[in-house]
A computed fold for a 346-nucleotide part of an RNA from an uncultured Flavobacteriaceae bacterium, annotated as small-subunit ribosomal RNA, central domain.
Rfam family: Bacterial small subunit ribosomal RNA.
Context: one part of a larger RNA
RNA sequence: UUGGGUUUAAAGGGUCCGUAGGCGGGCUAAUAAGUCAGAGGUGAAAUGGUGCGGCUCAACCGUAGCACUGCCUUUGAUACUGUUAGUCUUGAGUUAUGGUGAAGUGGCUGGAAUAUGUAGUGUAGCGGUGAAAUGCAUAGAUAUUACAUAGAACACCAAUUGCGAAGGCAGGUCACUAACCAUAUACUGACGCUGAUGGACGAAAGCGUGGGGAGCGAACAGGAUUAGAUACCCUGGUAGUCCACGCCGUAAACGAUGGAUACUAGUUGUUUGGAUUUCGGUCUGAGUGACUAAGCGAAAGUGAUAAGUAUCCCACCUGGGGAGUACGUUCGCAAGAAUGAAACUC
Repeated sequence: UUGGGUUUAAAGGGUCCGUAGGCGGGCUAAUAAGUCAGAGGUGAAAUGGUGCGGCUCAACCGUAGCACUGCCUUUGAUACUGUUAGUCUUGAGUUAUGGUGAAGUGGCUGGAAUAUGUAGUGUAGCGGUGAAAUGCAUAGAUAUUACAUAGAACACCAAUUGCGAAGGCAGGUCACUAACCAUAUACUGACGCUGAUGGACGAAAGCGUGGGGAGCGAACAGGAUUAGAUACCCUGGUAGUCCACGCCGUAAACGAUGGAUACUAGUUGUUUGGAUUUCGGUCUGAGUGACUAAGCGAAAGUGAUAAGUAUCCCACCUGGGGAGUACGUUCGCAAGAAUGAAACUC
C1' cells in the first nucleotide's frame, strides 16, 4: 500500500535469447466487442441519508420518497481501442559494395626472461634484511661463457584506444565462425518493443577424472620482529595457478544507474566510415571522453551515452537488529547455491 520510489538513503535481476502475456506506425472500408447516449426490467427486507409523524425529549419506532454508483434486455452513435479485409513505407528485416576491431574456436610458430641439466673459466663466499638469521656453498656455490631441456606469460607498440550481451579479450600467422558500421538503390511490407515461467552463457576460488608443473604460491616448516606474533619481513614449500573433458553458478558480476522509442541550447578532444573542398577547412553517420545552458536533484552531482520531457514492458523496495538465519522444497559429488520466514528486541 500510494497520484510513492529504486547512482550514493531500502530497492535494477550478472548478461543475453525467448514462450505466454502486456503494449504497438500511416491510410481506407466494414463491423459494433470495449466505449458513449436513450428507453425498459431488475437491484428483497433491514441498514444508510432526507422530509414528516408517534412514545413528555432522546435512544427507539412508523411512514413517504431517495440512494443502492450494479446486472440484464433493447434502440441508436462510431471519434478512439478491438476484430476483419485491403493498401503504404518512414519502424523492422533482406540484398549489394566497401570498411573496422585485444570478438570467438582450433592449429602452427617467435623472441626476451626464469629455472634446471651438462661442459668450460674461476675462487670464497652467495643470498637476504630496517638490522639479521634460517637457507645455499671447497662434494667448488654466487658470477660468467656455450649447448640442451621445460613450463608459463607476452616488454616496447599502448592510448579516458578498440572489440564483445555480460563475464571478458593483447606476441605473430593460418583456417573456420560471428558481430558492427557506412553508402546505395533493389526487395519484403509492421514482420516491432518488452518479456513472468524457461533456456544458454557466466571472473576468481572450489570440486571430479587424466595430464602438466618453470615461476608464483593458500596450507605447512623454519628464521626474525614482538610483552606475545598462530601476522606484517625473510628462507623454503604442498594444493592451486596451466591443458583436456565434466561440475559449480557466485562477485563491489559496478556506470553501485534494466531494456526500447521519440523529443529538448552549446563548446572541445578522440576512434572509425562517408560527402565536399579554395586543401585551411566545412558538412554528415556510428562509437568513446571532458566541460557546460535549461531542466532535474536532499545535496554530491547529472546534463543528447540524462539522473531532463514523455510513452510501453519487465525486475525490485517498504524502519534497525534477529537474518540472507531457521524450517520446508529444488539443484549440487561436495563446498554450497536458489527460494526465504517468525518469535523476540530497539